[in-house]
RNA sequence: CUGACCGACACGGGAGAGACCAGCCGUCAGGCUGGCGCCGAAGGAGCAACCGCCCCGGAAACUCUCAGGCCAAAGGACCGAGGCGGUCAG
Numbered sequence: 001c002u003g004a005c006c007g008a009c010a011c012g013g014g015a016g017a018g019a020c021c022a023g024c025c026g027u028c029a030g031g032c033u034g035g036c037g038c039c040g041a042a043g044g045a046g047c048a049a050c051c052g053c054c055c056c057g058g059a060a061a062c063u064c065u066c067a068g069g070c071c072a073a074a075g076g077a078c079c080g081a082g083g084c085g086g087u088c089a090g
Base pairs, nucleotide, nucleotide: 001090002089003088004087005086006085007084009082011080012079013078018036020035021034022033023032024031025030037070038069039068043066044064045063046062050058051057052056
C1' cells in the first nucleotide's frame, strides 16, 4: 500500500398492521387508562435444516408475540456506498 473479516459511527433506501371503541384530562392538538382486533423487520424466546472442536455447542428472514409497533414523526431487520478502530493475509 492492497484485500478480507469484525465492531461501532454517520449517510441513502427500508415493509407490515384500528387516524378503532369507552372513560378521564385538555381551548385545541393531543395525552393517560381500560377493552377488543391486528403486525413482525429493534430486542427476546422456541424448534430446526445445516455446521462444528460432535458429552455438547452454534444456528434463520421459520415460529411465538414477552417486549415493541398499528396517521405522521421516531424506531426499524436487511441492502448500498463511506471514512474510523481492531485482527489476519499478501
Molecule: Glycine riboswitch aptamer
Organism: Gluconobacter oxydans 621H